Notes:
The RNA shown here (c-di-GMP-I riboswitch aptamer) has 85 nucleotides and comes from an Anaerolineae bacterium.
[in-house]
């Protein structure tokens, strides 16, 4: 400086759920909450997944379909703490 780790030390992020807000909706944001995370940190590029407001089709019951969402679904990019072993 690097690589592996998480049995060290400083920390750090924040799930369900509940209160406020926003949106059609999924779901966000805030504040409280800690289920967990060694990247659970950023980035929708790529899977997948959730949702269909408009558009369009209909037998009118509904169907299709992201430009919307999720990075705490995988996987890829970028950065990053410590260095006990």
């Nucleotide at each position: 400086g690097g690589c592996a780790g998480u049995u060290a030390a400083a920390g750090g992020c924040a799930a369900a759920c509940a209160g406020a807000a926003a949106g059609a909706a999924a779901u966000u944001u805030c504040u409280g909450g800690a289920c967990g995370c060694a990247a659970a940190g950023c980035u929708a590029u790529g899977u997948g997944u959730c949702u269909a407001a408009a558009a369009c089709c209909u037998a009118c019951g509904g169907g299709u379909c992201a430009u919307g969402a999720u990075c705490g679904c995988c996987a890829a990019g970028c950065c990053g703490c410590c260095c006990u072993c």
The model forms 100% of the base pairs in the Rfam consensus.
The coordinates come from a structure-prediction model, not an experiment, and the mean pLDDT is 84.